Predicted 3D model of a 336-nucleotide part of an RNA (large-subunit ribosomal RNA, domain IV) from a metagenome. RNAcentral holds the full RNA, with entries from SILVA. The prediction has a mean pLDDT of 82.
Context: one part of a larger RNA
RNA sequence: AUCAAGUUAAGGGAAUUCGGCAUAAAUAGUCCCGUAUCUUCGGUAGAAGGGAUGUCUAUUCUUUUCCAUGAUUCAUUAUGGGGGGGAGUAGAUCUCAGUAACAAGGAUGGCACGACUGUUUACCAAAAACGUAGCUAAGCGCAGCUCCGAAAGGAUAAGUAUGCUUGGUGAAGUCUGCCCAGUGGUGGUGUCUAAACUCCGGUUUCAACCGGACGAAAGCCCAUCAAACGGCGGGCCUAACUAUGAGGCUCUUAAGGUAGCGUAAUGCCUUGUCAUCUGAAUGGUGACGUGCAUGAACGGCUUAACGAUGUUGUCACUGUCCCUAACUUGCACCCU
Numbered sequence: 001a002u003c004a005a006g007u008u009a010a011g012g013g014a015a016u017u018c019g020g021c022a023u024a025a026a027u028a029g030u031c032c033c034g035u036a037u038c039u040u041c042g043g044u045a046g047a048a049g050g051g052a053u054g055u056c057u058a059u060u061c062u063u064u065u066c067c068a069u070g071a072u073u074c075a076u077u078a079u080g081g082g083g084g085g086g087a088g089u090a091g092a093u094c095u096c097a098g099u100a101a102c103a104a105g106g107a108u109g110g111c112a113c114g115a116c117u118g119u120u121u122a123c124c125a126a127a128a129a130c131g132u133a134g135c136u137a138a139g140c141g142c143a144g145c146u147c148c149g150a151a152a153g154g155a156u157a158a159g160u161a162u163g164c165u166u167g168g169u170g171a172a173g174u175c176u177g178c179c180c181a182g183u184g185g186u187g188g189u190g191u192c193u194a195a196a197c198u199c200c201g202g203u204u205u206c207a208a209c210c211g212g213a214c215g216a217a218a219g220c221c222c223a224u225c226a227a228a229c230g231g232c233g234g235g236c237c238u239a240a241c242u243a244u245g246a247g248g249c250u251c252u253u254a255a256g257g258u259a260g261c262g263u264a265a266u267g268c269c270u271u272g273u274c275a276u277c278u279g280a281a282u283g284g285u286g287a288c289g290u291g292c293a294u295g296a297a298c299g300g301c302u303u304a305a306c307g308a309u310g311u312u313g314u315c316a317c318u319g320u321c322c323c324u325a326a327c328u329u330g331c332a333c334c335c336u
Stems, first nucleotide, its partner, number of pairs: 003330007011322002015320001020317001029053005038043001040171001054093019094098001106315007113307002118130002134169007146155003173301003177232003182229002184225005190220001192219002198213005233251005260294001261291001272288006
């Protein structure tokens, strides 16, 4: 010298960068004024934005305490005086700066996801993951369901269906379409199949063999259940320009994707097309929709509030940068 930790920078002000990363700067306390949009009417909200703030003097109001005097129902009150605190008004005064140090919110708009507070990968992930209240399905009437144990016994529970156990979904709002062919669950007093035992009969000396009757679970059959596992089409033609296709024909399925939403955290083509934000945007937002391969509790769509979540704007601010420089301390380096 570089490096590490700091301090300060004229003019510009994100031009830096994947990205305003860094917390660097800015904001900051208290009092007063003022406060949009949306809203589950609680909030959002300290929204935003603006003003004041020291010291001295005078004065007003208020509160508290002490002393003196007076009154009386004897622990209260009135007057006067002294001290402390709070709020205000007026005048003066000093600095660049009065919450002068320390301490001490940057603000705001749009969209996505998750309702929220909460939990998590001790030591690379704090989240959109998990949980949650709410909704919903199933099991179980207790000598039960579920779980632990070889058993005895125990937990749930000194509880009892407004309960406990096991799944799914995930506040609220608004909804939750069609399919039981497959897989699975449940039900059936079904004429079905059907072993052994038992009984009856036949053949027969006996053993065996043959026939019939009875015959459970299960299977088969029938029915039912999708907030059970899951699934939810194709071709051709068609309206007086063209285009489109309300409509028709046909194949086919268990049924052929409804309401919504949609280039999406889902769209290959794709930097889709249009509008808007920019001087310029593979970006953001709003639309459009034959959606390679959206879609309704594997929940669909909205949603105030919330978030060290993600993404994209704006203002303020700055050594992030233009473009570096100087200084302080340390490690060190050099000389001896």